The RNA shown here (glmS glucosamine-6-phosphate activated ribozyme aptamer) has 150 nucleotides. Of the family's consensus pairs, 84% are formed in the model.

RNA sequence: AAAAGAUAUUUAGCGCCAGGCCCUUUCAGGGUGACGAGGUUGGCAGCGAUCGAAAGACUCGGCGGAUGCUGUCACGGCGUGCAGUACGUCGUUAGAGGGAAAAGAAAAAGCGGGAGAAAUGCCGUAACAGAGGUUCCCUUGUUGCUGAAU
Numbered sequence: 001a002a003a004a005g006a007u008a009u010u011u012a013g014c015g016c017c018a019g020g021c022c023c024u025u026u027c028a029g030g031g032u033g034a035c036g037a038g039g040u041u042g043g044c045a046g047c048g049a050u051c052g053a054a055a056g057a058c059u060c061g062g063c064g065g066a067u068g069c070u071g072u073c074a075c076g077g078c079g080u081g082c083a084g085u086a087c088g089u090c091g092u093u094a095g096a097g098g099g100a101a102a103a104g105a106a107a108a109a110g111c112g113g114g115a116g117a118a119a120u121g122c123c124g125u126a127a128c129a130g131a132g133g134u135u136c137c138c139u140u141g142u143u144g145c146u147g148a149a150u
Stems, first nucleotide, its partner, number of pairs: 014064004019060001020032005035052003041074007075091005082147004086142001095140007110125004115120001
């Protein structure tokens, strides 16, 4: 360096199943149990997590996890042309608030195909969100302290 094999990871609306419910090849097995969008600087602690779509026995209930929120510490950006510091705010597209615009989903239902004894999965196909973000506009947030340079 190449080849082969094994293991782990690549999951994060994610995994699992003991309650409920459903099926029967009926007492022991099987099935169901979150549809996408959005979302991660790192440590610790706490809480136990955004948005809509569908449905109306369930996406119900439970367990675990989680990129969410709060506090705090560290790092980093910005708030002044520079450095430090304090304070504020955010997280590398790195301040807050308001308005406008553009872009932007999957599933369920239906239809078709196929698996299964069934419950129920799988594949193909069309439409339809909201939050957040982006772009533009408006308003607003340290004329702080110290120092250097000019």